Transfer RNA from Alphaproteobacteria bacterium UBA2903, 74 nucleotides, folded computationally. It was read from a public genome assembly. Its Rfam family is "tRNA". The organism belongs to Alphaproteobacteria, within Bacteria.
RNA sequence: CGGAGCGUGGCGCAGUCUGGUAGCGCACUUGUAUGGGGUGCAAGGGGUCCCGAGUUCGAAUCUCGGCGCUCCGA
Numbered sequence: 001c002g003g004a005g006c007g008u009g010g011c012g013c014a015g016u017c018u019g020g021u022a023g024c025g026c027a028c029u030u031g032u033a034u035g036g037g038g039u040g041c042a043a044g045g046g047g048u049c050c051c052g053a054g055u056u057c058g059a060a061u062c063u064c065g066g067c068g069c070u071c072c073g074a
Stems, first nucleotide, its partner, number of pairs: 001073007010026004020057001028044006050066005
C1' cells in the first nucleotide's frame, strides 16, 4: 500500500441476508426456601447497537466517509 472479517448491557453472543417493539446465556439487585453458604424458584434493573452523514413513514439492519481490532497478500 491492496483485500477480507469483526465492532450490539459488566462479559460472551444472536438479530443484519429479507428495514418494522433490541434479545439470549452468564453476571448483578430484591424476595422466597436454608441456622448460614451453595443451589433452586419468582420478580426486577441496566445498552437505543464504534463515530458521523445520507436514503426511508421507519435503520442495529441499506448507502457513503471515518476510527479501532484481527487476518491474508505485497